The RNA shown here (Glycine riboswitch aptamer) has 87 nucleotides. Model confidence (mean pLDDT): 77 of 100. Of the family's consensus pairs, 89% are formed in the model.
[in-house]
RNA sequence: AGGGAGCUCUGGAGAAUCUCACAAUGAGUGCCGAAGGUGCAAGGCUGAAAGGCCGAAUCUCUCAGGCAAAAGGACAGAGCAGGCCUG
Repeated sequence: AGGGAGCUCUGGAGAAUCUCACAAUGAGUGCCGAAGGUGCAAGGCUGAAAGGCCGAAUCUCUCAGGCAAAAGGACAGAGCAGGCCUG
């Protein structure tokens, strides 16, 4: 000097305030995609070949989660602090 992670503040989408029973809450149907998780394109590695392995996302699945508000929330912006990595 640079990098990612951390903390604080600000912004931050989608989808039934559905139905039944109910004290808490549970069950059913329909839906959403932005915590987390699954899958893989290019490309790379391997192999004689077939094939195998690695491999991104706001894409995909909908396991988890969610479908008034609140909370949570990928991501973005600003700031903070001291440890880590690279030079």